[in-house]
RNA sequence: CGCCGCGUGGUGAAACUGGCAGACACGCUGGAUUUAGGAUCCAGUGAGAGAUCGUAAGGGUUCAAAUCCCUUCGCGGUGA
Numbered sequence: 001c002g003c004c005g006c007g008u009g010g011u012g013a014a015a016c017u018g019g020c021a022g023a024c025a026c027g028c029u030g031g032a033u034u035u036a037g038g039a040u041c042c043a044g045u046g047a048g049a050g051a052u053c054g055u056a057a058g059g060g061u062u063c064a065a066a067u068c069c070c071u072u073c074g075c076g077g078u079g080a
Stems, first nucleotide, its partner, number of pairs: 001079007010026003019063001027045006046053002056072005
């Protein structure tokens, strides 16, 4: 320098191929239980007072984009 793949909550990950974003698990917070702790059970847990916003960043296509297109950044693989 070329080519390929990936980037989603605090973490690992889903989103059925363009149509309710964050299922499920872990973690965290509160509660029940316990003398206390662990384990177990219940509830909550993206941002914001709200309107709204939020899928690496910016732009485009579309009625509608995490998903398609372009540029950039980062990570991994590969070729020279």
Molecule: transfer RNA
Organism: uncultured Bacilli bacterium